[in-house]
Context: one part of a larger RNA
RNA sequence: GGCGCAUGGUGAAUGCCUUGGGUCUGAGAGGCGAAGAAGGACGUGGUAAGCUGCGAUAAGCCAGGGGGAGCUGCACACAAGCAUUAUAUCCCUGGAUUUCCGAAUGGGUAAACCCACUAUACUGAAGGUAUAGUACUCGAAAGAGAGCCAACCCCGAGAACUGAAACAUCUAAGUACCGGGAGGAAAAGAAAACAAUAGUGAUUCCCUGAGUAGUGGCGAGCGAAAAGGGAAUAGCCUAAACUUCGGCGGCGUGCCGCCGGAGGGUUGUAGGACUGCAUUUAGAAAUCAUCAUCAAGUAAAAUCUUCUGGAAAGUAGAGCCAUAGAGGGUGAUAGCCCCGUAAACGGAAAUUGAUGAGGACGAGCAGUAUCCUGAGUAGGGCGGGACCGGAGAAAUCCUGCUUGAAUCUGCCAGCACCAUCUGGUAAGGCUAAAUACUCCUCAGACACCGAUAGUGAACCAGUACCGUAAGGGAAAGGUGAAAAGCACCCUAAACAAGGGAGUGAAAUAGUACCUGAAACCGUGCGCCU
Numbered sequence: 001g002g003c004g005c006a007u008g009g010u011g012a013a014u015g016c017c018u019u020g021g022g023u024c025u026g027a028g029a030g031g032c033g034a035a036g037a038a039g040g041a042c043g044u045g046g047u048a049a050g051c052u053g054c055g056a057u058a059a060g061c062c063a064g065g066g067g068g069a070g071c072u073g074c075a076c077a078c079a080a081g082c083a084u085u086a087u088a089u090c091c092c093u094g095g096a097u098u099u100c101c102g103a104a105u106g107g108g109u110a111a112a113c114c115c116a117c118u119a120u121a122c123u124g125a126a127g128g129u130a131u132a133g134u135a136c137u138c139g140a141a142a143g144a145g146a147g148c149c150a151a152c153c154c155c156g157a158g159a160a161c162u163g164a165a166a167c168a169u170c171u172a173a174g175u176a177c178c179g180g181g182a183g184g185a186a187a188a189g190a191a192a193a194c195a196a197u198a199g200u201g202a203u204u205c206c207c208u209g210a211g212u213a214g215u216g217g218c219g220a221g222c223g224a225a226a227a228g229g230g231a232a233u234a235g236c237c238u239a240a241a242c243u244u245c246g247g248c249g250g251c252g253u254g255c256c257g258c259c260g261g262a263g264g265g266u267u268g269u270a271g272g273a274c275u276g277c278a279u280u281u282a283g284a285a286a287u288c289a290u291c292a293u294c295a296a297g298u299a300a301a302a303u304c305u306u307c308u309g310g311a312a313a314g315u316a317g318a319g320c321c322a323u324a325g326a327g328g329g330u331g332a333u334a335g336c337c338c339c340g341u342a343a344a345c346g347g348a349a350a351u352u353g354a355u356g357a358g359g360a361c362g363a364g365c366a367g368u369a370u371c372c373u374g375a376g377u378a379g380g381g382c383g384g385g386a387c388c389g390g391a392g393a394a395a396u397c398c399u400g401c402u403u404g405a406a407u408c409u410g411c412c413a414g415c416a417c418c419a420u421c422u423g424g425u426a427a428g429g430c431u432a433a434a435u436a437c438u439c440c441u442c443a444g445a446c447a448c449c450g451a452u453a454g455u456g457a458a459c460c461a462g463u464a465c466c467g468u469a470a471g472g473g474a475a476a477g478g479u480g481a482a483a484a485g486c487a488c489c490c491u492a493a494a495c496a497a498g499g500g501a502g503u504g505a506a507a508u509a510g511u512a513c514c515u516g517a518a519a520c521c522g523u524g525c526g527c528c529u
Stems, first nucleotide, its partner, number of pairs: 001528009015514001016478002020449002022446007029438002031148002039101003042055003046078001050074002061095006070082003106115003116134007136145003152183001153181004163170001167217001193200002204231004214222002235430003238374001242263010268408001270373004274367004287357006297345002303318003307314001319336002321325001327339003379403008389415001410425005465472002485513001488500004
C1' cells in the first nucleotide's frame, strides 16, 4: 500500500410525519375613503429586542349579550397582581379613544418634519399655550368630488417578435402595453329585426348548425348567420300634433312668435291629435305590519377485566350506545377516556326572504276632412374603419371632409341595381334574470404536494442579501410520552470539551438532538506484497 471483517467520524440521502401550500365546490360578500382610506412612521408592557395587539384612555376604555375557574398574547422565568358562583381572563355585538405621515387638504417640505394666519381664552405682553377654522374643482346653496383596490366589464389609443419555412398584402391581433370610466356585475335590449310565400317575435348565455357558407399573395391562414335544442324571461317612458297657465317680445286690444310649467300622447292589422259615445278594474317601488332568517353559545348516549409492554387504544374474554361507527387528541391502532359528531335547543340589531296592506302608472267603441309622428338627419360623393367578407358585382353598420331628401298616396330593409311581393317604422331614452370574475369570509372536498416537492415564503419571507435605480431575491421543519434538558464528583489550556453518576423504554434520543445511505477520513484485527 491492497483486499477482507469489525467499529467509528463526517455527511446528509432515504423512510415516516405535517403546522404550510395547490385545485375546486356550495353559500356569503363584492368595496374602503375628507366622519381622513389603503399603506406606513413613531410610540405603547414591571423587566420588553422582535412579532402580535393597541394609540398619550396606547397587549387596552365603556355598554349589552355569552361563558364559568382559572387568568395577566407569542413567551414555558421572576416579580406584582386579578378572579373562584359571578363585574376575572376569554368569546360575540355595538360604542369611545384613535399621535404623526399618507388623496393629505392652512403654507412649505428631502413622507412620518418645519413655519403660519383668523377668532376666542389664559391676558396686560410674548419667538407662549389651548380650542376651532383656514387646500382645490363643481354648485346659488345644501352638498358632491378627489385617493386606494385581485380579476371580471365598457370606451379611447394601439405595437412588435412570430407565421407565411425569405418578405411587402396578410398573420400575430384589435392581442400585449397605455389612458379614461363604471358596477356587483358590466355591456346589450323591446325590430326602420329575421325569414321566404311558411313563419318567428327584445337582449344575453350554452349546445348544435360548422371548421359549414364564405374570405384569402384563393398562400399562411381567417371564419360567420338563420333554422333547431336549452338557460332565463318583462316590458316601458318621452318628442310632436292639441288644450292650458306663467313670463317676455311684436303688432296694437286680441291675434302671432319665443321660453318655461301642467295636461294630452307613444304606434305599423299604422297610431295619436280632432269630433261623437261610454266609463272602471288587473297591477311596480318606497314605506308599514306579521312570520321566518342571522352572533358568541347550551346540552349531548354507551366499557370493564386478562396478557405483552416504558405506556394499551393492541391481544384475549365478556358487555353497551347508535337519528352519534365524520374527524382530531390521548405514552402503539379507542363508537363507549377527552374534544367533538347526529338529532335537539337558545339566539340582539342590521340583513335577507315570504305574506298582507299600500299604491306611481295604466284601459274601450265609431268617424276620418285637416294636423302630428324625432333634419344638417336618411341618402349621395371622396377617404378610412367594422362585419365571415383583404374594394370586390358588395348589400349592412360607423364617420373625417363635402353635399343633401321625403313627410303615411311617406320612408327603410330583404347582399350591386330594378320591378312585384314580404317584413318593418330610423334619425330621443330606460330596463331585472339567465352570463363573466374572486383581493376577501364561512363550510366542505380531493386516484393533488409532502420540506431540492407544494406558494418565492410550513421557520419572524417579499425577510436576509444584491443593485444608483427600476428591479432581483434565497437558505432555513422534526429531542422526548413527559424537560424528567444531566444534581453531584473528576480531568482540563477551566464560560470549551470529555469521563463517571443520575433521568429516561432508549442518551450511538443530550437541545450541533427521529431515521441516519453514499462520496470522503480514521481505528482494530486477519491475509497478501
Predicted 3D model of a 529-nucleotide part of an RNA (large-subunit ribosomal RNA, domain I) from a Chitinophagaceae bacterium. Its mean pLDDT, the model's own confidence on a scale to 100, is 83. NCBI's taxonomy places the organism under Bacteria, Bacteroidota, Chitinophagia, Chitinophagales, Chitinophagaceae. Rfam family: Bacterial large subunit ribosomal RNA.